RNA sequence: GCUUAAUUAGCUCAGAGGAAGAGCGUUAGACUGGAAAUCUAAAGGACGUAGGUUCAAUCCCUACAUUAAGCA
Numbered sequence: 001g002c003u004u005a006a007u008u009a010g011c012u013c014a015g016a017g018g019a020a021g022a023g024c025g026u027u028a029g030a031c032u033g034g035a036a037a038u039c040u041a042a043a044g045g046a047c048g049u050a051g052g053u054u055c056a057a058u059c060c061c062u063a064c065a066u067u068a069a070g071c072a
Base pairs, nucleotide, nucleotide: 001071002070003069004068005067006066007065010024011023012022013021018055026042027041028040029039030038048064049063050062051061052060
């Protein structure tokens, strides 16, 4: 330099046009003599950035950024 893949909650990952969920973690409550475990609830996201297509985009298209792998 070229090619490919990935980028979504604090972490690990789903979701592939009608508008965002899980597990773990965090916080509060229940339980306990007190913890742990268990149960219940809550907080936490403008989906890497900017454009485009569409009535509607996390999803499709383009560019850029970062990371990883391959080729030279």
This is a predicted structure of a 72-nucleotide RNA (transfer RNA) from Cyanobacteria bacterium P01_D01_bin.116.
The coordinates come from a structure-prediction model, not an experiment, and the mean pLDDT is 81.
Rfam family: tRNA. Its family is annotated with triplet codon-amino acid adaptor activity in the Gene Ontology.
RNAcentral records the identical sequence in 2 taxa.